[in-house]
Context: one part of a larger RNA
RNA sequence: CUGGGUGUAAAGGGAGCGUAGACGGCAUGGCAAGUCUGAAGUGAAAGCCCGGGGCUCAACCGCGGGACUGCUUUGGAAACUGUCAGGCUAGAGUGUCGGAGAGGUAAGUGGAAUUCCUAGUGUAGCGGUGAAAUGCGUAGAUAUUAGGAGGAACACCAGUGGCGAAGGCGGCUUACUGGACGAUGACUGACGUUGAGGCUCGAAAGCGUGGGGAGCAAACAGGAUUAGAUACCCUGGUAGUCCACGCCGUAAACGAUGAGUGCUAAGUGUUGGGGGUCGAACCUCAGUGCUGAAGUUAACGCAUUACGCACUCCGCCUGGGGAGUACGGUCGCAAGACUGAAACUC
Numbered sequence: 001c002u003g004g005g006u007g008u009a010a011a012g013g014g015a016g017c018g019u020a021g022a023c024g025g026c027a028u029g030g031c032a033a034g035u036c037u038g039a040a041g042u043g044a045a046a047g048c049c050c051g052g053g054g055c056u057c058a059a060c061c062g063c064g065g066g067a068c069u070g071c072u073u074u075g076g077a078a079a080c081u082g083u084c085a086g087g088c089u090a091g092a093g094u095g096u097c098g099g100a101g102a103g104g105u106a107a108g109u110g111g112a113a114u115u116c117c118u119a120g121u122g123u124a125g126c127g128g129u130g131a132a133a134u135g136c137g138u139a140g141a142u143a144u145u146a147g148g149a150g151g152a153a154c155a156c157c158a159g160u161g162g163c164g165a166a167g168g169c170g171g172c173u174u175a176c177u178g179g180a181c182g183a184u185g186a187c188u189g190a191c192g193u194u195g196a197g198g199c200u201c202g203a204a205a206g207c208g209u210g211g212g213g214a215g216c217a218a219a220c221a222g223g224a225u226u227a228g229a230u231a232c233c234c235u236g237g238u239a240g241u242c243c244a245c246g247c248c249g250u251a252a253a254c255g256a257u258g259a260g261u262g263c264u265a266a267g268u269g270u271u272g273g274g275g276g277u278c279g280a281a282c283c284u285c286a287g288u289g290c291u292g293a294a295g296u297u298a299a300c301g302c303a304u305u306a307c308g309c310a311c312u313c314c315g316c317c318u319g320g321g322g323a324g325u326a327c328g329g330u331c332g333c334a335a336g337a338c339u340g341a342a343a344c345u346c
Base pairs, nucleotide, nucleotide: 003318004317005316006315007300008299012314014201015200016199017198021194022193023192025088026087028085029084030083031082033081034080035077036076037075038074039073040072041071042070048066049065050064051063053061054060091191092188093187094186095184096183097182098181103177104176105175106174107173108172109171110154115149116148117147118146119145120144121143125136126135162169163168206247207246208245209244210243211242215241216240220236221235222234223233258313259312260311261310262309263308266291267290268289269288270287271286272285273284274283275282295302296301319346320345321344328339329338330337331336
């Protein structure tokens, strides 16, 4: 390489859009590039395979045949692939009607709570722990009442509920805006699937500039614990967490399960539609869970949301360590990211 694999043994790219490419629905007609078939030429000899022969045998040598899977020319075939032409509607998309949703962006706004400030009441403690201490407090704290400031997060509703490609999204209102779903069957007529490169998005932490800073809290300081305690516990506390703009591009980015299409028992919840009904039952489409048949699996388990049965396309794996390291390259302000070995060793 081939083959075999990729939920947990090595292995699904973090996610999407999409270029080249690969693959591609139903029926008709033409062409004949692929394909199939006939013929001719060529495919040197030796070698190879088969048959029979010569050295006493064999190796070896010589004869005949085959093969030389190929190429070229030419006559045909038209099922399949391809291509051209004109069609079809089951794939795909559009229109119309309808309801659902923490989908996104921006602006505005609300209440509870924490902290701080001011004022009142009030007096000796508060706080914290396994127990304490550091800490706060007679310069009046904690508690309580009233007023004010500011930042961040949205209790209940809340649900193996919903939405989103993934990351993710949760007070309320408004504006703009994306997608999915159901019904209808009017329109287009294969416009499709996948997707190397490429482009875009991408939690947290981190970085740059400028704001903001209530609570929390790496680092740090102190108090405890302990043999020690650079920890766990306590009192404080700065980056950060928040906003704007720009970087970074990684995660157990997980369903550890790539995307698409078709097929293969049921039962039972739930979300959003439609039919049906006075309302139900029931039927149906799309999602989201549980239990299970056949089947599958090394087992665990999976099982119409497949890890079953098939097809198309892409990524990836090929013993452990060395190592996601070194070197080189690309990207980045940096941190670092991506690509990614070998010696050696078991």
Molecule: small-subunit ribosomal RNA, central domain
Organism: uncultured bacterium